This is a predicted structure of a 144-nucleotide RNA (Lysine riboswitch aptamer) from Atopococcus tabaci.

RNA sequence: AUGUAAUGAAGAGGUUGCAGAUACAAAGAGUAGUGUAUCAAAAGGUGUAUCUGCCGAAAUGUUGAAAGGCAUUGUGGUUAUGCUGAAUAAGUAUAACACUGCCUCUAAAGGAUGCCCAUUCUUUAGAGGAGAGCUUUUUACAUU
Numbered sequence: 001a002u003g004u005a006a007u008g009a010a011g012a013g014g015u016u017g018c019a020g021a022u023a024c025a026a027a028g029a030g031u032a033g034u035g036u037a038u039c040a041a042a043a044g045g046u047g048u049a050u051c052u053g054c055c056g057a058a059a060u061g062u063u064g065a066a067a068g069g070c071a072u073u074g075u076g077g078u079u080a081u082g083c084u085g086a087a088u089a090a091g092u093a094u095a096a097c098a099c100u101g102c103c104u105c106u107a108a109a110g111g112a113u114g115c116c117c118a119u120u121c122u123u124u125a126g127a128g129g130a131g132a133g134c135u136u137u138u139u140a141c142a143u144u
Base pairs, nucleotide, nucleotide: 001143002142003141004140005139006138008137009136010135011134014055017054018053019052020051021050022049023048024047025046033039034037058073059072060071061070062069063068074100077097078096079095080094081093082092083091084090102129103128104127105126106125107124108123109122110121111120112119113118114117
């Protein structure tokens, strides 16, 4: 230096990354309902702010009495369809579209190192891939 294992440790992505709690607000709704009064809710879902835990966070499906297991999804967005919903809000499943982060390969330009030429770094463009991933790093083993 390379590879394997401990799915070790610490981190990164972001048009609001994910989830939960609390407070306020809109809507639900002048509805349900009680009842004959300008009486009168709530649940689930939503937004803002604060706090907490985090990066398969989490979501969906399936299995199980449960704890859990298995499968898919890198993150968020827009559109269409289906389901849920009071809703044209929102959520969710699938598909498409562009953006965005990571890795691999190719090409071009520039920088650095060593003797040609290679190695490496940065930027741009294209193609592809998936989170059991990626970056840094620890320990053990093996090879050179």

Notes
Its Rfam family is "Lysine riboswitch aptamer". From the family's description: Riboswitches are metabolite binding domains within certain messenger RNAs that serve as precision sensors for their corresponding targets. Gene Ontology term of the family: lysine biosynthetic process. Lineage of the source: Bacteria > Bacillati > Bacilli > Lactobacillales > Atopococcus. Model confidence (mean pLDDT): 79 of 100. The RNAcentral record of the sequence draws on Rfam.